[in-house]
A computed fold for a 394-nucleotide RNA from a Longimicrobiaceae bacterium, annotated as Bacterial RNase P class A. It matches the Rfam family "Bacterial RNase P class A". It is annotated as a ribozyme. From the family's description: Ribonuclease P (RNase P) is a ubiquitous endoribonuclease, found in archaea, bacteria and eukarya as well as chloroplasts and mitochondria.
RNA sequence: UGGGAGGCGAGUGAGGAUCGCGGCGCCGCUCGCGGCGCCGAGGAAAGUCCGAGCUCCGCAGGGCAGGGUGCCGGCUAACGGCCGGGCGCCGUGAGGCGACGGAUAGUGCAACAGAGAGUAGACCACCGAUGGCCCGCCGGCUCGCCGGAGGGCACAGGCAAGGGUGAAAGGGUGCGGUAAGAGCGCACCGCGCGUCCGGAGACGGACGUGGCAUGGCAAACCCCACCCGGAGCAAGGCCGAACAGGGACGAGGAGCUGCCCGCUCCGCGAAGUGCGAAAGCCCUUCACAGUUCCGGGUAGGCUGCACGAGGCCGGCGGCAACGUCGGUCCCAGAGAAAUGAUCCUCCUCCGCUUCGGCGGUUGACAGAACUCGGCUUAUUCCGCCUCCCAGUUU
Numbered sequence: 001u002g003g004g005a006g007g008c009g010a011g012u013g014a015g016g017a018u019c020g021c022g023g024c025g026c027c028g029c030u031c032g033c034g035g036c037g038c039c040g041a042g043g044a045a046a047g048u049c050c051g052a053g054c055u056c057c058g059c060a061g062g063g064c065a066g067g068g069u070g071c072c073g074g075c076u077a078a079c080g081g082c083c084g085g086g087c088g089c090c091g092u093g094a095g096g097c098g099a100c101g102g103a104u105a106g107u108g109c110a111a112c113a114g115a116g117a118g119u120a121g122a123c124c125a126c127c128g129a130u131g132g133c134c135c136g137c138c139g140g141c142u143c144g145c146c147g148g149a150g151g152g153c154a155c156a157g158g159c160a161a162g163g164g165u166g167a168a169a170g171g172g173u174g175c176g177g178u179a180a181g182a183g184c185g186c187a188c189c190g191c192g193c194g195u196c197c198g199g200a201g202a203c204g205g206a207c208g209u210g211g212c213a214u215g216g217c218a219a220a221c222c223c224c225a226c227c228c229g230g231a232g233c234a235a236g237g238c239c240g241a242a243c244a245g246g247g248a249c250g251a252g253g254a255g256c257u258g259c260c261c262g263c264u265c266c267g268c269g270a271a272g273u274g275c276g277a278a279a280g281c282c283c284u285u286c287a288c289a290g291u292u293c294c295g296g297g298u299a300g301g302c303u304g305c306a307c308g309a310g311g312c313c314g315g316c317g318g319c320a321a322c323g324u325c326g327g328u329c330c331c332a333g334a335g336a337a338a339u340g341a342u343c344c345u346c347c348u349c350c351g352c353u354u355c356g357g358c359g360g361u362u363g364a365c366a367g368a369a370c371u372c373g374g375c376u377u378a379u380u381c382c383g384c385c386u387c388c389c390a391g392u393u394u
Stems, first nucleotide, its partner, number of pairs: 001390009013346007021040009042365001046376002049374005054232004066228005071085005086100001087098004101223002106221002108217002123163002126158002130156002132153004137148005171189006190212001191210008236303004246294002248291002252266005274288001276286003310329008347363001349360004
């Protein structure tokens, strides 16, 4: 210098002017307005995918069903999150990715191609030692058979190393071996088993042993281990009209007067006897009017609700996630919902340019609603730190 890897930070740019909006506090008054002060979106407030707090309901305990998680150790309130480590794969490397328990518990799956896809298989090619057939030669004799050496065929058959199919063909490389071959034998590698050593563990290493018996898929059923009750702030708590419905009360004593009606007084009370039914009257009972007394519910109001597993700075412990101690700060909270608009200067971007400037639909994603911890997704102009590779110079 060029190309990369990992991480951190800030985020409708900065300053000013005018007009507004929401919450809280104080003050003023004509009592629902005005003035002043303070505060007023995010790194994701989003998706609602995990895990919690909080609240109500349910719950003796155990099991089944269902769901989730799945290498090891740690962190945490908890987690499917984070940190550190192991193993596998990818990358020259910095680094990246991985649902990464079990495939000798059982069941199942593998399209097409292919001879054969898991109790393997034989299309081409190879071989044809052995058996068979053919050819000529030699020897023997009972004269058409026997024996011997040689050559040929590829009929029986052998084989699975090579070709071919496939995502995958029943360990790999080499030497020996063989008719040709083959773990058939051997060496090394891989794999299984055993012992020992290192490590807290995942796991790693050494030695011995088995000729390989045991291919792949469990985000297929399944097995194993561990975890899991449901609903959610429209949770829940308090107050509570109008109106409808339910309950309760709907009456006692005295006098005018001997009785009924009526009237008066006293007491109680939230309200005061009036009507009807039970064959005429009284008691009594029932129902209605009346009262709005009681209880439940609705509208509505208050709360939950903003001091919290809180933010920032520093010390200490730890490789780290994180923990702990000290200091410091108070930081939106409503209700279908405020956080905005305009102008000027500079910045940025785009276009033009006579390089002086001029013009503008230039300025990411988005936006609280009970609250936290994560994950994932969206996104702008950038800035910073560490590391890797290649080239050049000193």
Of the family's consensus pairs, 90% are formed in the model. The RNAcentral record of the sequence draws on ENA. The gene name in the source record is rnpB.